[in-house]
Molecule: transfer RNA
Organism: uncultured Eubacteriales bacterium
RNA sequence: GUGGCAGUAGUUCAGUAGGCAGAACAUCGGCUUGCCAAGUCGAAGGUCACGGGUUCGAGACCCGUCUGUCACU
Numbered sequence: 001g002u003g004g005c006a007g008u009a010g011u012u013c014a015g016u017a018g019g020c021a022g023a024a025c026a027u028c029g030g031c032u033u034g035c036c037a038a039g040u041c042g043a044a045g046g047u048c049a050c051g052g053g054u055u056c057g058a059g060a061c062c063c064g065u066c067u068g069u070c071a072c073u
Stems, first nucleotide, its partner, number of pairs: 001072007010025004019056001027043005049065005
């Protein structure tokens, strides 16, 4: 340099037919316990990497950019 894959919550990831952004773990709070842990119930937490386009509507489709990773040269 060329090509493939990936980028979504603090972390690991799902959402791959375009129609309310989710799970687990972690964090915080309640219950439970003599206390802790465990259990259980609940809450908070998001510029869906960035910019543009298509669309009534984009995490998703199109174009460009950036980062990581793999392969080739």